This is a predicted structure of a 121-nucleotide RNA (SAM riboswitch aptamer (S box leader)) from Flagellimonas meishanensis. The source organism's lineage runs through Bacteria, Pseudomonadati, Bacteroidota, Flavobacteriia and Flagellimonas. It matches the Rfam family "SAM riboswitch aptamer (S box leader)". Its family is annotated with regulation of gene expression in the Gene Ontology.
[in-house]
RNA sequence: UUGUUAUCAAGAAAGGUGGAGGGAUUGGACCCUGCGAAGCCUUAGCAACCCUCGACUUCGAGAAGGUGCUACAUUCUACCCUUGUUUCCGUUUUUGGAAAAUGUAUUGGGAAGGAUAACGU
Numbered sequence: 001u002u003g004u005u006a007u008c009a010a011g012a013a014a015g016g017u018g019g020a021g022g023g024a025u026u027g028g029a030c031c032c033u034g035c036g037a038a039g040c041c042u043u044a045g046c047a048a049c050c051c052u053c054g055a056c057u058u059c060g061a062g063a064a065g066g067u068g069c070u071a072c073a074u075u076c077u078a079c080c081c082u083u084g085u086u087u088c089c090g091u092u093u094u095u096g097g098a099a100a101a102u103g104u105a106u107u108g109g110g111a112a113g114g115a116u117a118a119c120g121u
Base pairs, nucleotide, nucleotide: 002120003119004118005117006116007115008114013043014042015041016040017039021032022031023030026078027077028076029075044070045069046068049066050065051062052061053060054059074113079110080109081108082105085100086099087098088097089096090095
C1' cells in the first nucleotide's frame, strides 16, 4: 500500500503540556470547545480481537502481554429498497404504471464510506 473476515445503541477520565479549534472527508443538520479544542505526555480505567487457563473449533473463567478505546448510534443525514403523501397516465372494477418532494419508520432493511482487530499481500 492493498485484500479477506468479524465487530461498531453497551462500557470506561483525571492530571500535565498546549493555545483554537474539534466531532474522518464534502453538503446539510445537530453538538463539544477560553469553565481551555486538536495534538503530545503521564497515570488510571473500559472492553476482550489477539492472548492465558480449564476444556479442546462451540463453552466457561481471566487480564500478565500485543493492539484498541474512554462526549453525542460509526453524532444524524445524503445512495438503493419497502411504507405513507401528492400529482400525472392507464384500466374499468379493482387496481396497474410513472414522477416529485418531504416525512414517518424504537436503529425499517440494505449499500457505500469510515473506525478497530485478526490474518494475508

The sequence was found by an Rfam model in a public genome assembly.